[in-house]
Molecule: transfer RNA
Organism: Gaiellaceae bacterium
RNA sequence: UGCGCUGUGGGGAAACGGCCAUCCCGCGAGCCUCAUGAGCUCGAGUUGCAGGUUCGAGUCCUGCCGGCGCUA
Numbered sequence: 001u002g003c004g005c006u007g008u009g010g011g012g013a014a015a016c017g018g019c020c021a022u023c024c025c026g027c028g029a030g031c032c033u034c035a036u037g038a039g040c041u042c043g044a045g046u047u048g049c050a051g052g053u054u055c056g057a058g059u060c061c062u063g064c065c066g067g068c069g070c071u072a
Base pairs, nucleotide, nucleotide: 002070003069004068005067006066007065010025011024012023013022018055027043028042029041030040031039048064049063050062051061052060
């Protein structure tokens, strides 16, 4: 340089173009307990960025940015 793969809450992983983006761990609050843990309930927190297609985009297309691999 070129090519391929990839980017989703703090961490890990789902999501035929129909979603109000789901689950686990973690975090906060409450219940329970002598207390901690466990258990139960509730809550906060997410689609790398910018465009495009579409009635509708996390998903499809384009360009950037980051990561990984291959190539010279």